This is a predicted structure of a 539-nucleotide part of an RNA (small-subunit ribosomal RNA, 5' domain) from an uncultured bacterium.
Its Rfam family is "Bacterial small subunit ribosomal RNA". Rfam links the family to the GO terms ribosome and structural constituent of ribosome.
The full RNA is in RNAcentral, with records from ENA.
[in-house]
Context: one part of a larger RNA
Order: sequence, then structure tokens, then C1' cells
RNA sequence: ACGAACGCUGGCGGCGUGCCUAACACAUGCAAGUCGAACGAGAAAGGGGCUUCGGCCCCGAGUAAAGUGGCGCACGGGUGAGUAACACGUGGGUAACCUGCCUCUAAGAUGGGGAUAACCUGUCGAAAGACGGACUAAUACCGAAUAAGACCACAGUUUCCUUGGAAACAGGGGUCAAAGGUAGCCUCUACUUGUAAGCCACCACUUAGAGAUGGGCCUGCGUACCAUUAGCUAGUUGGUGCGGUAACGGCCUACCAAGGCAAAGACGGGUAGCUGGUCUGAGAGGACGACCAGCCACACUGGAACUGAGACACGGUCCAGACACCUACGGGUGGCAGCAGUCGAGAAUUUUUCACAAUGGGCGCAAGCCUGAUGGAGCGACGCCGCGUGGGGGAUGAAUGGCUUCGGCCCGUAAACCCCUGUCAUUUGCGAACAAACCUUGCUAUUUAAAAGAUGGCGAGCUGAUUGUAGCGAAAGAGGAAGGGACGGCUAACUCUGUGCCAGCAGCCGCGGUAAUACAGAGGUCCCGAGCGUUGUUC
Repeated sequence: ACGAACGCUGGCGGCGUGCCUAACACAUGCAAGUCGAACGAGAAAGGGGCUUCGGCCCCGAGUAAAGUGGCGCACGGGUGAGUAACACGUGGGUAACCUGCCUCUAAGAUGGGGAUAACCUGUCGAAAGACGGACUAAUACCGAAUAAGACCACAGUUUCCUUGGAAACAGGGGUCAAAGGUAGCCUCUACUUGUAAGCCACCACUUAGAGAUGGGCCUGCGUACCAUUAGCUAGUUGGUGCGGUAACGGCCUACCAAGGCAAAGACGGGUAGCUGGUCUGAGAGGACGACCAGCCACACUGGAACUGAGACACGGUCCAGACACCUACGGGUGGCAGCAGUCGAGAAUUUUUCACAAUGGGCGCAAGCCUGAUGGAGCGACGCCGCGUGGGGGAUGAAUGGCUUCGGCCCGUAAACCCCUGUCAUUUGCGAACAAACCUUGCUAUUUAAAAGAUGGCGAGCUGAUUGUAGCGAAAGAGGAAGGGACGGCUAACUCUGUGCCAGCAGCCGCGGUAAUACAGAGGUCCCGAGCGUUGUUC
């Protein structure tokens, strides 16, 4: 010094921190959704009305639940198993690369087609689910047109530069786009008096360029132990062609050559996530890598790809395995190293809590919805810090207790007693800040045909989990709040009784065999104090 544990003890608050072991197995709930301003369709309960009691109509409601489609689910959160490696740290390279959403710039957005889920219906199945028939929509899917531009191959010139780079000039050829939605308005046009295929604004869409952000790959140097590990290597080392990738590369493959690494430690073995940092120390150094932050790796074990800007994907898919569960025995289902929680292991580590009010994230024009991220509360003296358990006076130096040389001495101003105070806790009253935005609304500026819309400005209104909390005031009363270890030397602190090498103590030296300051008890003293000791580990 500690993510500690154990023993005894325990008043309050603030800030931190809490499975180091079994990357053991997990009941239950929640942890990733959202968009009706992309699309088609669309219930029910309940209420009301009518009724020939069969039912019908209206509201509920274009709501719920689901489906197609878009974006997100690759972030956030967890863990440290593996990894001695370009994994990490640091400095470079990429003329060998990618980058959804975002910002800026340029150009566009024409005209068509065929399906399919949902719904309806049929069959099979215990279920999970599966397979048919018929219908339908889109910002889903597919041709065509156009090409500022990009890409491809061909043939050119100049400059800068040098792996497949940039800029400028001039050619023809080939390939490649798109989607709409919503609010508003009547200036133009058309009908004719408020509508549209018109206008306008916003959000989406397509192509291209630049930026930003995030990544991929390569590389110099640094990065622990064992030589009781000395030789290792056939895709191995290099070349050529093909393939593959966003991209270089034996990354892959065919052929050719025979290389490549190693005592400056290859190969093998054991151990280990790395770093900023943390602890210690005067420093040099040593040890460590909990919490917080950056990077990496993993997601029951092993393998694989799909989708996508991005994954070879913790709460996606497929295969195999182990385990567990359901079953009508035919077959299915699951993955807490997310937050809580359970069993187990262990010396040992918390609530199956509140809220999206703030910060941030996803979706959405927005309202908003989701968010066990996060913000809070709860539990634990686990740590650090602060406060309290009272203050002043008070000698007949009371009593008990202890010691005694029997005179007395100690506990000791300590108590009693008298006078005060009111921190914390208790009761009670008042009572914040974290809130500004979004949005609604009033005025106004710009754009505009416009008093729509959009953007900006100035006002008003709305929103608090923590919380009736923090804080402030009042009331009462010393009332509710002290222990632990040690006392032979090291090491601050001494006597009596008991015991008699016994019982026991002990970190080292060592105590104990009849006067033990060392064992046990007592009185006294010393040290620290809501803690004190012991154990473990590090310096």
C1' cells in the first nucleotide's frame, strides 16, 4: 500500500468501490427497436340505435395486432479464455485501399413492365412449423431512355512526379442512374371560384467530385521466463502465369528454381491480454495492470459463410459436438463473459430497485417511442475524508477496587454535585438547484406571387426519477453514541495473585522446573480510536 479476508467492536455523513475462485451451470423478468409523412389491408372488447330476434347500422377506428418496405440491430454493455503476436506502444508509409449517416459543390430525377407477402382458402403436423391455390400495393423488384459525369479498353501531347500518382489539352468506341412522400398557395397555365398533372417549400432518390469521420493493409524501434528446448522449414524461400480481395502479398493454384530462419537464441515448452498508468522508493529501480480511459481478443465448444457501407455478427443464420428442456416418440427448443437474481466453487464480493427529468444513442418532418447505456436510490466500516459521543466549575481528595514498609499511596477533578451548550441523531415547519431545449404560441427579418412553408431573432407557456432530498428555522433534553491491541528487549507502557519445564506464550532473541514485569486473571499504564488487531501479498 490493498478490489482484501478473519477476530473483537461499531454513532452519523460525503465521495469512491464491491465474484480476484468455476470463460461452472443457469429458473424468472427486462437489456433494440423505430417509421402510417414509403405500401396494401385491417379487427375486437365496450357503448349507442334499429330489429321480422336471424341480425343490421354508427362510434370505438383507419385504432390494436400482424405483413411488405426503409434505417438501426457491426454502436452502446460484458469478460480476459485465447494470444509472446505488427496483439499492444511509439514513429512512419499506402504511387496498393474502403468509408452508410454528415457537410459543401456540380448534374439529374423521363417513360414503362411483371411479380409477391399480408388477406381469403386447402392439405399435413402433438407442437415448432411446412407445402399448395387464387387476389393485391409500394421509396420492394426489373427492362428501356437520357449521361454533366464515372468506369473500361484503344491511340495521343505537355508539365510536375516516380510501384497502378496529379494537373492541363484534344479523339472516337463500349458500359452504367433514379422514387417518391408531405405541408401549403392561387402568381402563371388548365378547368372555372377552389381544385389540379400548376407553383412553392421541406424530407427522401440518382450520378460525380471534394471534405470530415471511421477503418483495412504494410513497416522501423520497443515488448517477460526456460538452452535441463539447438537445430527448424515443402507453400517452406523466391520467380512467372491464372485466380481472389476494397487493396498489396504464397492470400490461393499450376509450373520453374532451391532456397529461407538460427547462438544478436530460430524451433519447442511453460506463463501472460497490451498501454496510459497504479503501488513503493530520495532516486535509480522493483512489483502490478481492480476501478477510469485507449487498443486487442472472445461470446456454450469447433467450423462456415450469408446480408450489409461496415460482421464472418453476445441477445442473426447453417453444420457438427457436449449439456439442458418439451414431446402424442415422429420430432423440436435453448445459450446471462448484458442488468438484477439462483445453484455451485470459495477466506470472500451487493437489490430479481426508480426514472428516461438530465447527458448520450437508434428510428421518426415532428409529437414521440425505445434505451438494465446513463442518471439515481438500496446493501457492505471495503477504502479515504469529515464530525460526534459533551463544555466549565468542583477536595471531605467520598465509596468500591488495587497496592502497601500498615504510616499511607493509586485510580483522581475522575465521579457525585452546581452552572452551561446544542454539532450529529430525534420530532416538527419552510424548502431549492441540476431546465434549457424540442414543441405550442405572439411579434419580427430573409426567401417568395404569397399573410403557405422553411430558416434566423426577441418574448410567453410546458417538462424533475433522485425528492419534500440538500439547505434553512423551531422544540426537547447530557439526554441516544467507545472500543481494540499491547506493556522482557527490539518497542511507548509495572505491580499483585494463581500456576510450577505443567498449563501455556512466541515476529526474532527466547519465557515457564515455587518469589515469572514474558503463561492465566486483576489493578494500573501506553498506543490508536469508529475502529483496533491478525493473516495474505507487493515495494